[in-house]
Predicted 3D model of a 73-nucleotide RNA (transfer RNA) from an Actinomycetota bacterium. The RNAcentral record of the sequence draws on ENA. The organism belongs to Actinomycetota, within Bacteria.
RNA sequence: GCCGAGUUAGCUCAGCUGGUAGAGCGCUUCUCUUGUAAAGAAGAGGUCGUGGGUUCGAUCCCCACACUCGGCU
Numbered sequence: 001g002c003c004g005a006g007u008u009a010g011c012u013c014a015g016c017u018g019g020u021a022g023a024g025c026g027c028u029u030c031u032c033u034u035g036u037a038a039a040g041a042a043g044a045g046g047u048c049g050u051g052g053g054u055u056c057g058a059u060c061c062c063c064a065c066a067c068u069c070g071g072c073u
Stems, first nucleotide, its partner, number of pairs: 001072007010025004019056001027043005049065005
């Protein structure tokens, strides 16, 4: 330098053919207990890597850039 995959909640990851984002674990509060843990209930937490474009509408499609991983030279 070229090719491919990836970037979504604190962590690990879904989100399948564009319609306003979820799960598990973790965190907070409550219930239960003499207390802790466990168990149960509720809740908070996300400019979907960045910037443009297409569209009535983009996590999703197109372009550029950044970063991570793998391969080729």